[in-house]
RNA sequence: CGACUAGGGGUGCAUGUAAAUGCUGAGAGAGGAGACUCGACCCUUUGAACCUGAUCUAGGUAAAACUAGCGUAGGGAAGUGGAAAUGUUA
Repeated sequence: CGACUAGGGGUGCAUGUAAAUGCUGAGAGAGGAGACUCGACCCUUUGAACCUGAUCUAGGUAAAACUAGCGUAGGGAAGUGGAAAUGUUA
């Protein structure tokens, strides 16, 4: 670095009576009254996938989203074999 199996995670915001439309993103999907289930996507300790802090702070927008801070914060889910490079020893 990639493979297989196993596991972890989120699915938001604005407008609208609704249907739906729009924004960002890898992902905002389908079924179900709900709990959940399935699919896709991402991540698995070399861990910013994701959660808490957070009804946070600054920027930003028609409005939110979004961006940055927070963050050398606190948590957070692994095994096996394979390939390549470098160094050391024999």